[in-house]
Context: one part of a larger RNA
């Protein structure tokens, strides 16, 4: 100096408190442990591992496993020989692969040969998702968007070091004031960037009868400016007009100095180690999908604020020509299938774009017209190929569940809750993720306590 204290002050955070809705019980989904397994690849482990990586494992990925193969190699540079590239085909075989044929000659050209590609050959060297993340680069998670970290010159100290940056007040903020042996700057805060909310004003196709609304751009608007109080005449702080919007308006991007020998050698990159007829390549099957269990994360529900028919309104953000989006018509109960308009989209499609809500009408408290597991059995869709192991359809089946034990989450407003609906991946394959808008609450007395975290201060045999 720090760390630390079941010291001590002063302060803040959905920390707790008031308060809604959960989770823990129930079945499925989904990772993970365990366990099994010829494999059940590999990383991730409190918070900061567990719907992570994986924005999507039939084959492929695929790094595992079993067979069956290759040995200068599935890639990359050089060196020889031969052949233009290429195309057909035969036997073995499950496919790689392997013997073993046949047709063919382009392009430049100094006729020596090159360029590009194949095919055999030598050997340099390819390769390794093999080890080390505690050798490491980048990246990324935490504390933490917390308010702090630290310089230069001056001063104090024998010296670690101090001082500024502490103090009085303030703010969300080391934010400003005032004071101060310090005075000044730097990284951080703020701000200047992006969107949303008013309003102006250009320009508008594909939008609109037309104005508007919309679209797309350009400006204006907000700053404690204006008054009252307060407060040290200060920073400020309370309340008032006005205002679309008031005290950082709201949301996001932005994450100091460090910390956690944090993560990731399998995204890439790279030291070193190590393999080199194998730990390297290729095939075809199988496995990541097992299942006595144990935990995380979520779907759905246990019903009448409902279920279920029937009718009748209102969105937004997207996406679509690598065979996509697919419309109206017809057949299907349907899933879907034919069908071919229209659109590289403000046109035309996804999509009359919604669904909870509205209105009627049944159900009357039951394991039920609740609730779907789980099983049959018939279909449909993608794909060489759904057995292992897809996804959707209709019909029969209908389990467990009557609100959940100790403990636990998340959330202060257009927020929680609750309803749909795009999209990325992607051939198909979401209850996941990232986004969208519908309807739209309760509660905050305060800061004793629990957690976390700042300033100051005091204690210590700790560094």
């Nucleotide at each position: 100096u720090g760390a630390c204290g079941g010291g001590g002050a002063c302060c803040c955070g959905c920390a707790c408190a008031a308060g809604c809705a959960g989770u823990g019980g129930a079945g499925g989904a989904u990772g993970u442990g365990g366990u099994u397994u010829a494999a059940u690849u590999c990383g991730a482990c409190g918070c900061u591992a567990a719907g992570c990586g994986a924005a999507g494992a039939a084959c492929c990925u695929u790094a595992c496993c079993g067979a069956g193969g290759u040995u200068u190699g599935a890639c990359a540079u050089c060196c020889c020989a031969g052949g233009a590239a290429a195309u057909c085909a035969a036997g073995c075989g499950a496919a790689a692969g392997c013997u073993a044929g046949a047709u063919g000659u382009g392009c430049c050209u100094u006729c020596g040969g090159g360029a590009a590609c194949c095919u055999g050959g030598u050997g340099a060297c390819a390769g390794g998702u093999g080890c080390u993340g505690c050798a490491u680069g980048g990246c990324c998670g935490u504390c933490g968007u917390c308010a702090g970290c630290u310089c230069g010159u001056g001063u104090c100290g024998u010296g670690a070091g101090a001082u500024g940056u502490u103090g009085g007040g303030u703010u969300a903020a080391g934010u400003c004031c005032c004071g101060c042996a310090a005075c000044g700057a730097g990284c951080g805060c703020a701000a200047c960037c992006c969107u949303c909310g008013u309003c102006g004003u250009a320009a508008g196709u594909u939008a609109u009868u037309a104005u508007g609304u919309c679209u797309u751009g350009c400006g204006a608007g907000a700053c404690c400016g204006c008054c009252u109080g307060g407060g040290u005449u200060a920073a400020c702080c309370a309340g008032g007009a006005g205002g679309a919007a008031g005290g950082u308006g709201g949301g996001g991007a932005u994450g100091a100095c460090g910390u956690c020998u944090g993560g990731u050698c399998a995204g890439c990159a790279u030291g070193g180690c190590c393999c080199u007829u194998a730990c390297a390549c290729c095939u075809c099957g199988g496995g990541c999908u097992a299942c006595a269990c144990a935990c995380g994360u979520c779907c759905u529900a246990c019903a009448a604020u409902g279920g279920c028919c029937g009718u009748u309104a209102c969105a937004a953000c997207g996406c679509g020509c690598u065979u996509g989006c697919c419309a109206a018509g017809c057949c299907g109960u349907a899933a879907g299938g034919c069908g071919g308009a229209g659109c590289g989209a403000a046109u035309c499609g996804c999509a009359u774009c919604a669904a909870a809500a509205g209105c009627g009408g049944c159900c009357u408290c039951a394991g039920u017209u609740c609730g779907g597991a789980u099983u049959g059995a018939g279909g449909g869709c993608u794909g060489a190929a759904a057995c292992u192991c897809g996804c959707c359809c209709u019909c029969a089946u209908g389990a467990a569940g009557u609100u959940g034990g100790a403990a636990u989450u998340g959330c202060u407003a257009g927020u929680a809750a609750u309803g749909g609906u795009g999209g990325a991946u992607c051939a198909g394959a979401a209850u996941g993720c990232c986004g969208c808008c519908g309807u739209g609450a309760a509660u905050a007395c305060g800061u004793u306590c629990u957690c976390g975290g700042g300033u100051c201060u005091u204690g210590u045999a700790c560094a």